[in-house]
């Protein structure tokens, strides 16, 4: 990292759905007897995606949120499979190649804003602390010329203007690296190779690989910082919704409101435009708040065979199975046997994933 199991068997009593029989009222309900079945791999978290239901526009835009290499799978997904790039551990080679594994939140830093303590001259069109160098001035040592004043050469120290970013220092990180040429001393200033940017042809579905050739060359890091780019997203949710029964009033405000995240536009609907009767809406108070359904046959489970695909998975054929559907919430108690001596732990519309907790068995891989 992957797969499988999740104590087993039997007896008695008790609980729940459904089925059968009997009895009683007989729309339908109640009771008795019997039978089949009755929690999980995570049922947890509520993180992602859907099925389903409702909203007369779900249409456009802004805002907001999410995703981020490529290709494929899927109903979809931020999931899964394979591949590419980067980083990394180990092996291996004389060397370059290479092999096995792990991680990857993997578009953009020349659109802009922002951040990096301290140290340091300087932290991204930066910059001179120590050094190195030319020149001027001052103070010397040595040598030569000169009668002398003085002049010339070399060299040490100090100081000032200037040049420099190769050497040293600071730092987690300093504006390409090594070697050579060149220079007053230096510097891609020039050159070779490497790096970096661009790149024809060729290979690959693609991300990319490999690269003839061109260019002295953009001046780093962080976007899991704001942001930019590309793509996606209508909202609310089973306490959704549907049916039956029951209740259904008062007072006040009010000219414009309503259409299920927010705003704008569009569209649709309702009301007023004679009187204030009044629609929607808002505030305060009152009545009802019971029953049924949704609620379990599905993108369903398992087996056999064939085809396609590296795989995830898809297609075809055959035969089999049917789950718990509670409703203030069902599976509990006792006894016996076996041995793996039993961990984490129990549905509430249903699925596909992810994450977390944890016992056992088996397999594979790196150290």
């Nucleotide at each position: 990292c992957u797969g499988c199991c999740u104590g087993a068997c039997g007896g008695c009593c008790g609980c729940g759905u459904c089925c059968g029989c009997c009895g009683g009222g007989u729309u339908c309900c109640c009771g008795g007897c019997g039978g089949c079945c009755g929690a999980g791999g995570a049922a947890a978290g509520u993180c992602c995606g859907g099925g389903c239901u409702c909203c007369g526009c779900a249409g456009g835009g802004c805002a907001u949120g999410g995703u981020g290499g490529c290709u494929g799978c899927c109903a979809a997904a931020u999931g899964c499979a394979g591949c590419c790039g980067g980083c990394u551990u180990c092996c291996g080679u004389g060397g370059c190649g290479g092999g096995a594994g792990g991680c990857u939140a993997g578009g953009g830093a020349a659109a802009g804003u922002g951040c990096a303590a301290c140290a340091g001259a300087a932290a991204a069109c930066a910059g001179a602390c120590c050094g190195c160098c030319u020149c001027g001035c001052c103070c010397g040592c040595g040598g030569g010329c000169g009668c002398a004043a003085g002049c010339c050469c070399c060299u040490g120290g100090g100081u000032g203007c200037g040049g420099u970013a190769a050497g040293g220092g600071c730092g987690a990180a300093a504006c390409g690296g090594u070697g050579g040429g060149g220079u007053a001393a230096g510097a891609g200033c020039c050159c070779a190779c490497c790096g970096c940017g661009g790149g024809a042809a060729c290979c690959g579905u693609a991300a990319g690989g490999c690269g003839a050739c061109c260019g002295g060359c953009a001046c780093g890091g962080c976007a899991a910082a704001c942001c930019c780019c590309a793509c996606c997203a209508g909202g609310a949710g089973c306490a959704a919704g549907c049916c039956c029964a029951g209740a259904c009033c008062g007072c006040g405000c009010g000219u414009g409101g309503u259409g299920c995240u927010g705003c704008c536009c569009g569209c649709a609907c309702c009301g007023c435009u004679u009187u204030g009767u009044g629609a929607a809406g808002c505030g305060c108070g009152a009545a009802u708040c019971g029953g049924g359904u949704g609620c379990u046959a599905g993108a369903g489970g398992g087996c056999c065979g064939g085809c396609g695909g590296c795989a995830a998975c898809g297609c075809c054929g055959g035969a089999c199975c049917u789950g718990a559907g509670a409703g203030a919430a069902a599976u509990g108690g006792c006894c016996g046997u076996c041995c793996a001596c039993g961990a984490c732990a129990g549905g509430a519309c249903c699925c596909g994933g992810c994450u977390u907790a944890u016992g056992g068995c088996a397999g594979u891989c790196a150290c």

This is a predicted structure of a 367-nucleotide RNA (Bacterial RNase P class A) from a Planctomycetota bacterium. Model confidence (mean pLDDT): 76 of 100. The source organism's lineage runs through Bacteria, Pseudomonadati and Planctomycetota. It matches the Rfam family "Bacterial RNase P class A". Its family is annotated with ribonuclease P activity, tRNA processing and dimeric ribonuclease P complex in the Gene Ontology. It was read from a public genome assembly, where an Rfam model found it.